This is a predicted structure of a 263-nucleotide RNA (Bacterial large signal recognition particle RNA) from a Candidatus Bipolaricaulota bacterium. The source organism's lineage runs through Bacteria, Bacteria candidate phyla and Candidatus Bipolaricaulota. The sequence was found by an Rfam model in a public genome assembly. It matches the Rfam family "Bacterial large signal recognition particle RNA". Rfam links the family to the GO terms SRP-dependent cotranslational protein targeting to membrane, signal sequence recognition and signal recognition particle, plasma membrane targeting.
[in-house]
RNA sequence: CCAUGCUAGGUGGGGGUUAGCGGUCCCCGUUAUCCUCAAUCCGCUAUAGGGGAGCCAUAUACCUGCCGAGGAUUUGGUUGCUUGGGACUGUACUUGGGUAAGUGGCGUUGACGGCUGAGUCCUCUGCGGCACAAGUUUACCAACCCCGUCAGGCCCGGAAGGGAGCAGCGGUAAGUAAACCUCUGUGGGUGUCAGAGGGUAGCUUGACCCGAGCUAACUGCCUAAGUAACGCCAGGCAACCGAUUUCGAAGCAGGUUGCAUGG
Numbered sequence: 001c002c003a004u005g006c007u008a009g010g011u012g013g014g015g016g017u018u019a020g021c022g023g024u025c026c027c028c029g030u031u032a033u034c035c036u037c038a039a040u041c042c043g044c045u046a047u048a049g050g051g052g053a054g055c056c057a058u059a060u061a062c063c064u065g066c067c068g069a070g071g072a073u074u075u076g077g078u079u080g081c082u083u084g085g086g087a088c089u090g091u092a093c094u095u096g097g098g099u100a101a102g103u104g105g106c107g108u109u110g111a112c113g114g115c116u117g118a119g120u121c122c123u124c125u126g127c128g129g130c131a132c133a134a135g136u137u138u139a140c141c142a143a144c145c146c147c148g149u150c151a152g153g154c155c156c157g158g159a160a161g162g163g164a165g166c167a168g169c170g171g172u173a174a175g176u177a178a179a180c181c182u183c184u185g186u187g188g189g190u191g192u193c194a195g196a197g198g199g200u201a202g203c204u205u206g207a208c209c210c211g212a213g214c215u216a217a218c219u220g221c222c223u224a225a226g227u228a229a230c231g232c233c234a235g236g237c238a239a240c241c242g243a244u245u246u247c248g249a250a251g252c253a254g255g256u257u258g259c260a261u262g263g
Base pairs, nucleotide, nucleotide: 001263002262003261004260005259006258009056010055011054012028013027014026015025019045020044021043022042023041033053034052035051036050037049061256062255063254064253065252066251070247071246072245074243075242076241077240078239079238080237081236082235083234084233085232088231090230091229092227093226094225095224096223097222098221099220101219102218103217104215105214106213113209114208116206117205118204119203120202121198122197123196124195125194126193127191128190130187131186132185133184134182135180136179137178138177139176140175146171147170148169149168154163155162156161
C1' cells in the first nucleotide's frame, strides 16, 4: 500500500404528546433499510424505545467551519372571509314636506285671481217604481161547539098534527190558493224625477271684470324620518411578505481515528 473479516459507532429532521426520551400520528427532506408492539397509547429513564434481521465501517464513524431545505414561538404590514355594533352631519338608497333653476304640460281661442249663478252635498214635500201588509173578486173549505133544508130514528098527542135534531145536500166563517190592481198603510244604497229650503270646505261648470302667468310629472336644490349594501368601530379566522428568537436534515471544505488475518 492492497484484499478479506470484525469492533466502536452510524443507519435523517421538525411538530404534537410526555416529568423527560424515543416510537406509532402529521409535516419536511433524500433513491440514507426491513419485520413486530403501540394514542382512554407502546417501551424506556439523562447510558432514555423494547424484540428480531440487514448495510457502511480508514469510512454512510468523530471534530470544526461554511451553507441551509424545512419547522416552531413572538410580532409588524397587506389582503380576504366572518361575527356584532351603531348610523359617524361620510357614500348609496327609500319615503314625506318645501322650492321653482332646467325639461315638460296648459295659457291672449285669455293663465291666476275677483264677483255672481248652477250642479255635486243635506233636509222636507210630492210623484213614479219595487217589496210587504191590508183590500176586492173567484175557488176550495166545518162530524159537533155556523146557517138553510132536514130522510131515518126519537119526543109530545087518542088522532090530526107539531117539536128538537144526527147523517146527507146546499151555502158560508176562520183559514188556504190564484188573480186584480185600489182615493189604504209601511219600508228602502228605489229614480239621467219635480218643488222648496239649507249649505263651511273641496270639485265641476256658465256669464262678467282683470291682463300673464299657472302647474309640480321628471331632473336639480333644501329639509325631516328611515334602511343598513359600502366606508367606520370592536372582535375572530386564514393566506402572503417581513422581523426577532430557536430547532435544524442533506450538501461542501478541512482535520482526526481501532483490531485481526493474508499478500